[in-house]
Context: one part of a larger RNA
RNA sequence: AGCGCAUGGUGGAUGCCUUGGCAUUAGGAGCCGAAGAAGGACGUGGCAAAACUGCGAUAAGCCUGGGUUUGCUGUUUAGCAAGCUCAACCCAGGAUUUCCGAAUGGGGAAACCCGAUCCAUUUAAAAACGGAUCACCGCUAGCUGAACACAUAGGCUAGAUGGUGGGAACCGGGGGAACUGAAACAUCUAAGUACCCCGAGGAAAAGAGAUUAUUCCCUAAGUAGCGGCGAGCGAAAGGGGAAGAGCCCAAACCAUUUCCUUCGGGAAAUGGGGUUGUAGGACCAGCAUUGUGGAGUUACCAAACUGAUUGAUAGUUGAAGCUGCCUGGAACGGCGAGCCGUAGAUGGUGAGAGCCCAGUAAACGAAAUCUAUCAGACUUCCGCUGGUAUCCUGAGUACAACGGGACACGAGAAAUCCCGUUGGAAUCUGGGGAGACCACUCUCCAAGGCUAAAUACUCCUAAUGACCGAUAGCGGACAAGUACCGUGAGGGAAAGGUGAAAAGAACCCCGGAAGGGGAGUGAAAUAGUUCCUGAAACCGUGCGCUU
Numbered sequence: 001a002g003c004g005c006a007u008g009g010u011g012g013a014u015g016c017c018u019u020g021g022c023a024u025u026a027g028g029a030g031c032c033g034a035a036g037a038a039g040g041a042c043g044u045g046g047c048a049a050a051a052c053u054g055c056g057a058u059a060a061g062c063c064u065g066g067g068u069u070u071g072c073u074g075u076u077u078a079g080c081a082a083g084c085u086c087a088a089c090c091c092a093g094g095a096u097u098u099c100c101g102a103a104u105g106g107g108g109a110a111a112c113c114c115g116a117u118c119c120a121u122u123u124a125a126a127a128a129c130g131g132a133u134c135a136c137c138g139c140u141a142g143c144u145g146a147a148c149a150c151a152u153a154g155g156c157u158a159g160a161u162g163g164u165g166g167g168a169a170c171c172g173g174g175g176g177a178a179c180u181g182a183a184a185c186a187u188c189u190a191a192g193u194a195c196c197c198c199g200a201g202g203a204a205a206a207g208a209g210a211u212u213a214u215u216c217c218c219u220a221a222g223u224a225g226c227g228g229c230g231a232g233c234g235a236a237a238g239g240g241g242a243a244g245a246g247c248c249c250a251a252a253c254c255a256u257u258u259c260c261u262u263c264g265g266g267a268a269a270u271g272g273g274g275u276u277g278u279a280g281g282a283c284c285a286g287c288a289u290u291g292u293g294g295a296g297u298u299a300c301c302a303a304a305c306u307g308a309u310u311g312a313u314a315g316u317u318g319a320a321g322c323u324g325c326c327u328g329g330a331a332c333g334g335c336g337a338g339c340c341g342u343a344g345a346u347g348g349u350g351a352g353a354g355c356c357c358a359g360u361a362a363a364c365g366a367a368a369u370c371u372a373u374c375a376g377a378c379u380u381c382c383g384c385u386g387g388u389a390u391c392c393u394g395a396g397u398a399c400a401a402c403g404g405g406a407c408a409c410g411a412g413a414a415a416u417c418c419c420g421u422u423g424g425a426a427u428c429u430g431g432g433g434a435g436a437c438c439a440c441u442c443u444c445c446a447a448g449g450c451u452a453a454a455u456a457c458u459c460c461u462a463a464u465g466a467c468c469g470a471u472a473g474c475g476g477a478c479a480a481g482u483a484c485c486g487u488g489a490g491g492g493a494a495a496g497g498u499g500a501a502a503a504g505a506a507c508c509c510c511g512g513a514a515g516g517g518g519a520g521u522g523a524a525a526u527a528g529u530u531c532c533u534g535a536a537a538c539c540g541u542g543c544g545c546u547u
Base pairs, nucleotide, nucleotide: 001546002545003544004543005542006541007540008539009538015532016497017496020468021467022465023464024463025462026461027460028459029458030457031166032165039100040099041098042056043055044054046080047079050076051075052074062094063093064092065091066090067089071084072083073082105114106113107112115134116133117132118131119130121128136163137162139159140158141157142156143155144154170201171199172198173197174196175195181188185228215242216241217240218239219238225233226232246450247449248448249394253272254271255270256269257268258267259266260265277428279393280392281391282390283387284386285385286384287383291382293381294380295379296378305376306375307374308373309372311370312369313368315364316363317362322336324335325334326333338355339354340344346358347357348356399423400422401421402420403419404418405417406416409435430445431444432443433442434441484491485490504531507518508517509516510515
């Protein structure tokens, strides 16, 4: 030195575990903000240095009302002190709520600096301190008021719970890639995706027929089609479900008020009227009327209120085992003989516990706030027939040409829908559509508006898993969006496990200490805080063999 056996160190694989994740289902909830949000800074504890949590100079808290019951003064974090016990804890409502932040008195390098006016305290008077107000834009009202006579612009003041800013995903709109695929690449694809901007809400959007027939799911169907007919893209009708709800204006005409007037009338505001396609309405005529009627606080015009009940936000009751034996440190195991069960879900307890504990089945419960339903009260609404062909029925609109875009549809035979430019109708004897176009037929009524539900997403609660089990599962089971890196946008970790219980090793010995040897605890200490198990690489020690 090698090999073998044995025994250690190091290391942290593996096994077991789970406080944490992931996904799905069901039910419920969904905006916050000048009454100052979201998010932060700084503070705040008797001993409190740090981190987390809570809170705000009333600062791990104050008040009120409920629930609950013997303990409590949050966690890492034990202990001491001082207290509370009508406490603490949980729920509801209220008070307080520094400074920054839309940040709004002015400024500013966020959490800072500097004011003005009024009031109060204080002072001999100041200084100082406290409270309130003081941003901009829009709206309404008032007062003023140029060029330019009236006027208008502009200015000033006042008022109001107007706006501003934030929001993970979901939603609507305005813009809008490339890699990639086509085995290259240009039409095409990726994709109207990513990304940027604007806006809204608890949903959004769409929607009440000039037929894409509000929305969503299944199907039709990878069909019909589109397509360098390549790669690929890809419907609809119809059928089956979910949900279900319809309405209001403009106009004609009438009335009132104001203004203008060439006195013929015109304009504006308000109220009535009226809302459709087998056309409807105005207008004219006739009949009828309010009742045991309809509807409603989500639309339909607009709204405030009371009561009852259900539910949500704390909770309560809740059956049944052993003082039999065995093993063991421990019985929840085995044996024995029992019991409950509308409860044999689950978790914990010194090992597999229906009967030990928390619970579970079942039943019950709210002073306060909120939700839904119902009722009351209240509010509001109200018809039919005929006639005439005088009036009205959404105009720079429909449509066309050209250029684009959206439609599954790439210009195609290309309808339909939406833009830009240039033209530009009809008016009910009217107009649109039915995939070029024409005819016929059928169907519908654009150029104004509102509208719940079924749907999307997230959170909460409950439950579930041929989901993960610490290199997995969220990046994060731990003081994690932390430490750390970066000027910055941004990037972004590692890190779980003693034991049933700290019983966490008194005391003695070696040592300066670290550490170790005894003793002691414990079932176990090769479970000693670097702590379950403890693989391999790697490094030793003892013995044997070989050289």
Predicted 3D model of a 547-nucleotide part of an RNA (large-subunit ribosomal RNA, domain I) from a marine eukaryotic metagenome. RNAcentral holds the full RNA, with entries from MGnify. Rfam family: Bacterial large subunit ribosomal RNA. Gene Ontology terms of the family: ribosome and structural constituent of ribosome. The prediction has a mean pLDDT of 80.